The RNA shown here (c-di-GMP-I riboswitch aptamer) has 91 nucleotides and comes from an Alphaproteobacteria bacterium.
Rfam family: c-di-GMP-I riboswitch aptamer. Its family is annotated with cyclic-di-GMP binding in the Gene Ontology.
NCBI's taxonomy places the organism under Bacteria, Pseudomonadati, Pseudomonadota, Alphaproteobacteria.
It was read from a public genome assembly, where an Rfam model found it.
Model confidence (mean pLDDT): 87 of 100.
RNA sequence: CCACGAUAAUGGCAAACCGUCGGUAACGGCGGGACGCAAAGCUUCCGGUCCAAGCAGCCUAGAGCGGCCAGCGGAUAGCGGGGUCACCGAA
Repeated sequence: CCACGAUAAUGGCAAACCGUCGGUAACGGCGGGACGCAAAGCUUCCGGUCCAAGCAGCCUAGAGCGGCCAGCGGAUAGCGGGGUCACCGAA
């Protein structure tokens, strides 16, 4: 240095749930809280899953309302892969 990862050390993050705020929603921010995590740091490039307010499309004789759909759009990095950066050092 590249792998690897302990019942080591120093530290870190924080699921569910609760409060509050934002969002149509999935979900997210902050505070509390710890199920877990060796990248549970960062990044939607690929696949998956989820959402459906708006645009497009479809249903209805037509408009509206409503419904459907998921191409645009959005969420998830704690679903997996890739990329990228990083602490420690037993075997």